RNA sequence: AUAUCUAUUUAGUAAACCCGCUGAAAAACGGGGACACAAAGCCAGAUGGGUCUAAGGUCUGAACAUAGAGAAAAAUCAGACUAUGACAGCCGGUUGCAGCA
Numbered sequence: 001a002u003a004u005c006u007a008u009u010u011a012g013u014a015a016a017c018c019c020g021c022u023g024a025a026a027a028a029c030g031g032g033g034a035c036a037c038a039a040a041g042c043c044a045g046a047u048g049g050g051u052c053u054a055a056g057g058u059c060u061g062a063a064c065a066u067a068g069a070g071a072a073a074a075a076u077c078a079g080a081c082u083a084u085g086a087c088a089g090c091c092g093g094u095u096g097c098a099g100c101a
C1' cells in the first nucleotide's frame, strides 16, 4: 500500500409503527420514533439481476338497452397481461473515513 476484517472514541443514517402531506397505487417527502447499519453514501438514463405497483393501454368475459335481417362499437363491471411508475435497508455497481487486532 492492497484485500479481508474490526476494537475504542466522535460523528452519521434511521426499520416497524403513529401523524401530516403528495400520488391511481407501489412509494416518496416532513415531524415523531429506533429495528438495525462501516458504506443503511451515491447509482433504478442508453440497457445487470430481482421485487412491488398497474393509472393508462391491450386482450378476454359478464350484464343492460336501443335499433336492426343479423351484429358490432361506445359507456359500465370483473379478470389476465403490461412500466412509461417505484424499491439501493434484496443481490449488484461505484466512490469513500478510522486502524486496536
Base pairs, nucleotide, nucleotide: 005099006098012037013036017032018031019030020029022027035089041094042093043092048091049090050087051086052085056082057081058080059079060078061077062076
A computed fold for a 101-nucleotide RNA from Firmicutes bacterium AF22-6AC, annotated as c-di-GMP-I riboswitch aptamer. RNAcentral holds the sequence, with entries from Rfam. NCBI's taxonomy places the organism under Bacteria, Bacillati, Bacillota. The prediction has a mean pLDDT of 78.